[in-house]
RNA sequence: CGAUGAGGUAGAGGUGCACGAUACAAGAGUAGUACUUAUGAGAAUGACAACGAUGAUUAAGUACGAAAGGGUAGCGGGCCGAAGUGAUUGCUUAUGUCAUGAAGUAAUCAUUGGUGUAUGUUUGAAUAAAGCAUAUACUCUCGCGGGAAACUAGCGGGGAGCUACUGAUCGA
Numbered sequence: 001c002g003a004u005g006a007g008g009u010a011g012a013g014g015u016g017c018a019c020g021a022u023a024c025a026a027g028a029g030u031a032g033u034a035c036u037u038a039u040g041a042g043a044a045u046g047a048c049a050a051c052g053a054u055g056a057u058u059a060a061g062u063a064c065g066a067a068a069g070g071g072u073a074g075c076g077g078g079c080c081g082a083a084g085u086g087a088u089u090g091c092u093u094a095u096g097u098c099a100u101g102a103a104g105u106a107a108u109c110a111u112u113g114g115u116g117u118a119u120g121u122u123u124g125a126a127u128a129a130a131g132c133a134u135a136u137a138c139u140c141u142c143g144c145g146g147g148a149a150a151c152u153a154g155c156g157g158g159g160a161g162c163u164a165c166u167g168a169u170c171g172a
Base pairs, nucleotide, nucleotide: 001171002170003169004168007166008165009164010163011162014080016079017078019076020075022073023072024071032064033063034062035061036060037059038058042051045099046098047097048096083112084111085110086109087108088107089106090105091104092103093102113139114138115137116136117135118134119133120132121131122130123129140158141157142156143155144154146152147151
């Protein structure tokens, strides 16, 4: 000086990502509880136990009357596979017990660069919001490559990436 790139450190994308507590709106005059009237044997996903004609369940009236998840606002620190999704396995939670299902959490594998909009679908009280799929727009970055340069048109790829420094190996 050149080649390769194990590792380490620090950074960039931007309506960037998730988290925490606070306030507010909504949830909702809903769920539920008590009383009265009517009905009359069951009710929760299944089984068992318990409850039930001293009235299950349901409906109406009166009185009292929540909460969770999610959302908005600013604040606070943490970060840039930030984080999300799917599958498998384990653990935990609630219900009287067991099972199914639901919620949370950990590991492994796979997948998505980021954001917006539209459509469909799932969750949800919801027309809010979120997840997933498809299409599309903008944007970041790398490669190819046209134009004289700054820059910019086009094509292709994506985070196990990209940039900078450091440093390891090999060759001259």